[in-house]
RNA sequence: UGAUGUUCUCAGGGCAGGGUGAAAAUCCCUACCGGCGGUAAGCAGCGCACAGCGUUGUAAGCCCGCGAGCGCCCGCUUAUGGCGGGGUCAGCAGAUCCGGUGCAAUUCCGGGGCCGACGGUUACAGUCCGGAUGGAAGAGAACAGAA
Numbered sequence: 001u002g003a004u005g006u007u008c009u010c011a012g013g014g015c016a017g018g019g020u021g022a023a024a025a026u027c028c029c030u031a032c033c034g035g036c037g038g039u040a041a042g043c044a045g046c047g048c049a050c051a052g053c054g055u056u057g058u059a060a061g062c063c064c065g066c067g068a069g070c071g072c073c074c075g076c077u078u079a080u081g082g083c084g085g086g087g088u089c090a091g092c093a094g095a096u097c098c099g100g101u102g103c104a105a106u107u108c109c110g111g112g113g114c115c116g117a118c119g120g121u122u123a124c125a126g127u128c129c130g131g132a133u134g135g136a137a138g139a140g141a142a143c144a145g146a147a
Base pairs, nucleotide, nucleotide: 001147004144005143006142007141008140009139010138017029018028019027031127032126033116034115035066036065037064038063042058043057044056045055046054047053048052061114062113069092070091071089072086073085074084075083076082077081096112097111098110099109100108118130119129120128
C1' cells in the first nucleotide's frame, strides 16, 4: 500500500398565490423539488523546477449505469384478499434541445423545453395520506487481515 472479513453509523426534496367546482395540495394558470456510482475543460485547496504542471475535493434530474416500486417466481394463509421471501428473473422502470467557447462539452456559459413507481382520495397527485419507526443504490468509521 492493501484483496478480503466482522461490527456499527449515516443514507430524499417539493403545491406558496390564483381560477373553476358541491367537492381538487389531484384539473387549469402560476409555483416548487431533484437519491446513489461513473464521466468532466468549471470552481476551490495544496505542492512544484510556475505562460504551466501535479495532486486532493467538488461539479449532469433528462449521457452510461444503480436503487426503491410495479410485475414475475416461491412459501404460508382465514384465499379475486393478506403476510413473508427471492432479486440471478420474461417484462415495466421518466425526460434535452438550440446558441456560445474550445482540440475536446447532451456535463461549462446563455436561452428554451421536458420528466417523475404503486395503493388511497367527495375530482385525475413528482409535491397530500399509506406500505415506510420499512427497504436500499451507496457513503463513512472501528477492528481483524491474505499478499

The prediction has a mean pLDDT of 78.
The RNA shown here (FMN riboswitch aptamer (RFN element)) has 147 nucleotides and comes from Acetobacter pasteurianus.
The RNAcentral record of the sequence draws on Ribocentre.
NCBI's taxonomy places the organism under Bacteria, Pseudomonadati, Acetobacterales, Acetobacteraceae, Acetobacter.